[in-house]
Context: one part of a larger RNA
RNA sequence: CGAGGGGUUUUUGAGGGAGUCUGACCUCAGUACGAGAGGACCAGGUUGGAGAGACCUCUGGUGUGCCGGUUGUAGCGUCAGCUGCAACGCCGGGUAGCUAUGUUUCUAUGGGAUAACCGCUGAAAGCAUAUAAGUGGGAAGCCCUACCCAAGAUGAGAAACCCAUUUCUGAUAGCAAUAUCGGGAGAGAGACUCGUGGAAGAAUACCACGUUAAUAGGUCAGCAGUGUACGCACGGUAACGUGUUUAGCUUACUGAUACUAAUAUGUCGA
Numbered sequence: 001c002g003a004g005g006g007g008u009u010u011u012u013g014a015g016g017g018a019g020u021c022u023g024a025c026c027u028c029a030g031u032a033c034g035a036g037a038g039g040a041c042c043a044g045g046u047u048g049g050a051g052a053g054a055c056c057u058c059u060g061g062u063g064u065g066c067c068g069g070u071u072g073u074a075g076c077g078u079c080a081g082c083u084g085c086a087a088c089g090c091c092g093g094g095u096a097g098c099u100a101u102g103u104u105u106c107u108a109u110g111g112g113a114u115a116a117c118c119g120c121u122g123a124a125a126g127c128a129u130a131u132a133a134g135u136g137g138g139a140a141g142c143c144c145u146a147c148c149c150a151a152g153a154u155g156a157g158a159a160a161c162c163c164a165u166u167u168c169u170g171a172u173a174g175c176a177a178u179a180u181c182g183g184g185a186g187a188g189a190g191a192c193u194c195g196u197g198g199a200a201g202a203a204u205a206c207c208a209c210g211u212u213a214a215u216a217g218g219u220c221a222g223c224a225g226u227g228u229a230c231g232c233a234c235g236g237u238a239a240c241g242u243g244u245u246u247a248g249c250u251u252a253c254u255g256a257u258a259c260u261a262a263u264a265u266g267u268c269g270a
Stems, first nucleotide, its partner, number of pairs: 001152001005163007015149003021049007033038001051106005059100004066093005071086006110144003117137004166185008190268003194210005215261003218257005224250003231244005
C1' cells in the first nucleotide's frame, strides 16, 4: 500500500514445513520341519539403543549483589567489631534463573490409491490366457490421519462485537422532502507516542500494566539458604568453651499491602 467505511478479538485451512530409524528378550514352541544336529513363519507382549522436542518436580552442575570459616596486610585512634586488597584472596555450602549427565513425550494407529508381484471371471483364438471389457489382493515408499507455520490464498476467506454514516455553506436537479458534486468546522471506536515492567528481547518487535491500578520498587509475612550473630553473663592463666539462641543475616522465589513511580498532556484516526 492493497484486501470496496473504520476498528477489536477469535478463527477456517488452500498451501508449505518438519518427521519417517533400529536391536534384544518372552509367549506361540523345543511346536511345524528335520534321521539327527538343529530349529522357524504367522500372531501377541516386554524392554532397550540412537535421534528429536519440551521442562526443572527429582539427581547433579553453575550460581562474582546469599550465608559461614579462614590466612596475610592496610584502614576505621586502641580493644572489640567491621571494611578494603590479595583470581569471588582461599575454602565449605547454596535460592531463583540457566542447564544435562536429570525428568517427560514422540518416531503410534487406522484408512485410501498403488509398485514389483499374486489372483477372479474372461474372449479375440470352441482350448489356453490375471486383460482386451470387467473385478480383487499387495510395501518402511505415495496421499490422509498426529505436530508446526499459514488469508499478499491479489481466489486477499469466516464469526462475534464496537464506532461512524453529523453539521454549516455554494452549485446543479426538484414545487418540496431530498439527491449528487465542491469548500469549511467539529469529531468516534480504536491505535500510537509516553511511562512502570517482563520467565519477551541485539535495536525493533512481542506480552502485562498505567490510579476504576498490584506493572516495577519499597514494606510486611512466608518459603528457602547458611548454621547458632553482636553484646552481655558464667567457666578457664590463656587459646577458647557454654548460655542467652535451631540464633543472626539473607539476591533473583510466593503472597499481601498504594508508601514511591506509572501524573498531566500529545499524535493519528470517516

This is a predicted structure of a 270-nucleotide part of an RNA (large-subunit ribosomal RNA, domain VI) from Candidatus Amesbacteria bacterium GW2011_GWA2_42_12. Rfam family: Bacterial large subunit ribosomal RNA. Its mean pLDDT, the model's own confidence on a scale to 100, is 84. The full RNA is in RNAcentral, with records from ENA and SILVA.